[in-house]
This is a predicted structure of an 82-nucleotide RNA (transfer RNA) from an uncultured Spirochaetaceae bacterium. Its mean pLDDT, the model's own confidence on a scale to 100, is 81. Its Rfam family is "tRNA". The family's RNA type in Rfam is transfer RNA. It was read from a public genome assembly.
RNA sequence: GCCGGCAUGGUGGAAUUGGUAGACACAGCAGACUCAAAAUCUGCCGGGUUCGCCCUUGCCAGUUCGAGUCUGGCUGCCGGCA
Numbered sequence: 001g002c003c004g005g006c007a008u009g010g011u012g013g014a015a016u017u018g019g020u021a022g023a024c025a026c027a028g029c030a031g032a033c034u035c036a037a038a039a040u041c042u043g044c045c046g047g048g049u050u051c052g053c054c055c056u057u058g059c060c061a062g063u064u065c066g067a068g069u070c071u072g073g074c075u076g077c078c079g080g081c082a
Stems, first nucleotide, its partner, number of pairs: 001081007010026003019065001028044005046055003058074005
């Protein structure tokens, strides 16, 4: 230099043909239980806000009524060829 694959909450990892983004698990926080703790059980768990909503799938654009998914460019990582 060329070709291919991958990038989703703090972590792993789903999302079937483009149709509610984040299922499920772990971690974390709060509560219950306990003399106390562990274990177990219950709830919560991205950001902003004028509290009405808005934004968020590596980044920037495009297509579409609608994009994590399709298209183009870029960045990073992995593999192959030279």